[in-house]
Model confidence (mean pLDDT): 75 of 100. A computed fold for a 111-nucleotide RNA from an Alphaproteobacteria bacterium, annotated as TPP riboswitch aptamer (THI element).
RNA sequence: AUCCACUCGUGGGGGAGCCGUAUGCAAAACGGCUGAGAGGUCCGGUGGCCCGGACGACCCUUGGAACCUGAACUGGCUAGGACCAGCGGAGGGAUCGAGGCGCCUGAUGGG
Repeated sequence: AUCCACUCGUGGGGGAGCCGUAUGCAAAACGGCUGAGAGGUCCGGUGGCCCGGACGACCCUUGGAACCUGAACUGGCUAGGACCAGCGGAGGGAUCGAGGCGCCUGAUGGG
């Protein structure tokens, strides 16, 4: 000096599952599991055990398994669509900018 990790800003993308409870509850119920997140707040709809929208939290953002499709997939395992492996060199999937310094220290992210 440069690149990356990393951090911040900005715009954007995304999901909210499984098991049990019904002599219960009145709409994200109660208890349990995994997880970063499994519905925190508000609005509307339906009449059922939900659906849609806005905000929030969280994750991801092209070097992209965040997430979607295949998929009610295949094998193992499990209480379970959690977990492991495969599928998978599959097909899709959302960005740009700034910082990345100085001092101390024997030493203080990496090339």
The model forms 100% of the base pairs in the Rfam consensus. It was read from a public genome assembly, where an Rfam model found it.